The prediction has a mean pLDDT of 88.
This is a predicted structure of a 354-nucleotide part of an RNA (small-subunit ribosomal RNA, central domain) from a metagenome.
[in-house]
Context: one part of a larger RNA
RNA sequence: UUGGGUCUAAAGCGUUCGUAGCAGGUCUUGUUAAUCUUUUGUGAAAUCGGCAGGCUUAACCUGUCGGCGCGCAGGGGACACUGCAGGACUCGGGACCGGGAGAGGUUAGAAGUAUUCCUUGGGUACCGGUAAAACGGGUUAAUCCAAGGAGGACUACCAAUGGUGAAGGUAUCUGACCAGAACGGGUCUGACUGUGAGGAACGAAAGCUAGGGGAGCAAAACGGAUUAGAUAUCCGAGUAGUUUUAGCUGUAAACGCUGUGAGCAAGGUAUUGCGCACCCCACGAGGAUGCGCAGUGUCGAAGAGAAGUCGCUAAGCUCACCACCAGGGAAGUAUGGUUGCAAGGCUGAAACUU
Numbered sequence: 001u002u003g004g005g006u007c008u009a010a011a012g013c014g015u016u017c018g019u020a021g022c023a024g025g026u027c028u029u030g031u032u033a034a035u036c037u038u039u040u041g042u043g044a045a046a047u048c049g050g051c052a053g054g055c056u057u058a059a060c061c062u063g064u065c066g067g068c069g070c071g072c073a074g075g076g077g078a079c080a081c082u083g084c085a086g087g088a089c090u091c092g093g094g095a096c097c098g099g100g101a102g103a104g105g106u107u108a109g110a111a112g113u114a115u116u117c118c119u120u121g122g123g124u125a126c127c128g129g130u131a132a133a134a135c136g137g138g139u140u141a142a143u144c145c146a147a148g149g150a151g152g153a154c155u156a157c158c159a160a161u162g163g164u165g166a167a168g169g170u171a172u173c174u175g176a177c178c179a180g181a182a183c184g185g186g187u188c189u190g191a192c193u194g195u196g197a198g199g200a201a202c203g204a205a206a207g208c209u210a211g212g213g214g215a216g217c218a219a220a221a222c223g224g225a226u227u228a229g230a231u232a233u234c235c236g237a238g239u240a241g242u243u244u245u246a247g248c249u250g251u252a253a254a255c256g257c258u259g260u261g262a263g264c265a266a267g268g269u270a271u272u273g274c275g276c277a278c279c280c281c282a283c284g285a286g287g288a289u290g291c292g293c294a295g296u297g298u299c300g301a302a303g304a305g306a307a308g309u310c311g312c313u314a315a316g317c318u319c320a321c322c323a324c325c326a327g328g329g330a331a332g333u334a335u336g337g338u339u340g341c342a343a344g345g346c347u348g349a350a351a352c353u354u
Base pairs, nucleotide, nucleotide: 004325005324006323007308008307012322014202015201016200017199021195022194023193025089026088027087028086029085030084031083033082035078036077037076038075039074040073041072042071048066049065050064051063052062053061054060092192093189094188095187096185097184098183104178105177106176107175108174109173110172111155112154116150117149118148119147120146121145122144126137127136163170164169207248208247209246210245211244212243216242217241222236223235224234259321260320261319262318263317264316267299268298269297270296271295272294273293274292275291276290277289279287280286303310304309327354328353329352336347337346338345339344
């Protein structure tokens, strides 16, 4: 305590696109569907109110008048808002042009240090590992040093409180192709928009199927320590896996634990991109300061909040649309459905208990 809520108490779908639906900018004409108004008809009885009467009174009953019946149908009228139809507009949306920014994506090629292994040469008894050891490696010459080769993975410094992407994510260099955002111009279009039940696409890691690849690391399994024990921590060695191609899976503390869009509403400061003004200059796509727009941080007025805190990137003030919540456990279980090769996913209770 539903006239309620969803950062942290239960609760925002992982993210985007989008169908139906819902909501929708400014001016104007028409229509009168809706809305408002008036009138007519109808709107059973009982019930309710006034009055009168009948049971000794009352409850109760009867009669009469009124009201209620919040409605429906027909006729007349109004036209601000909403709807519908026509016309126009440019602020929302979109297109176009310009010079910049970016680890945005896909794909091909190239590079770099290091680890490991192999070969050759030098060299000799230890190396490795730990808190300490041992298992382990080594006279079939290791560790170490030098040269050459092979192979796979990764991309130090730059690097940031930085950039970019819808999210997951994304970092050596070069090319090709593809996409998006910001700024500036104000050329075109003329509401073309917002959200979005179903639906579709994308979606880390692990896992699965088939074929390659396999250096390092490393679940499992093994050995050595530790310990009362040690199915762990530590050490040695090590298979799936990690990598790639084509598919599947569809989940994460998929987090800002904060749905998307729009408007309004103090500032300070830092930083990224673009533009404008002005100054310096070694005249360079150089540097400084201020302002505008867009992003990313931080502090904070008002306000909000249970508080922590949030605060023009809101959790403030409003609007539109969607999703979700309803004491704890049983339980994200059972069952049914659906989906998947499987593992599982999605949907999702109750008894009982407290």